[in-house]
Parts: sequence; C1' cells; structure tokens
RNA sequence: CGCGUAAAAAGGCAAGCCGAGAUCGAAGACCGGUACGCAAAGCUACCAGUCUAAAGAGCAAUCGCUCCAUGGCGAAGGGGCUGCAUGC
Repeated sequence: CGCGUAAAAAGGCAAGCCGAGAUCGAAGACCGGUACGCAAAGCUACCAGUCUAAAGAGCAAUCGCUCCAUGGCGAAGGGGCUGCAUGC
C1' cells in the first nucleotide's frame, strides 16, 4: 500500500420507541433515555432514489387542486474521501 475478516481486545455509532424543549411554512434536524443492529451505521447531496412545497407557474372559482427544490433524507443503492484491530 492492496485485499480479506468481526472471532477476540480497545473503542465507536444508534434503527425503532419514549421523554423534552426550542427553531422552521413543511420535510427534517437538534437534546436525553433505551438498544434493533452496524466493519465504516464515519464524512460527502456528485449520480440514482425519496420526503416536503414557502416563493413561483398553471387550473379552478371563492376556502382549493396540480407542477416545481433553490429546502431535506448518508441506517444499509452507486461514486468520492478518511479510519481502529487483525490475517495474508
């Protein structure tokens, strides 16, 4: 440096649920508890996918409907970057 491995040691993260407050139009993010699980379940919004729809556009004709990301989702897709232990 590359590939493999989670058996061990040291550690790490935290699905879902519960609680709580604050922010936001929403999605969602943040805090605490718990622990389904994870060898990258670390980072990255480039690709794919997906959530929301304020502003905007169109329709309707009252209240609404549709489209739309410039806003989100990294816990399992792909790509890129970084990393512990150990074997070869």
This is a predicted structure of an 88-nucleotide RNA (c-di-GMP-I riboswitch aptamer) from a Solemya pervernicosa gill symbiont. The model forms 85% of the base pairs in the Rfam consensus.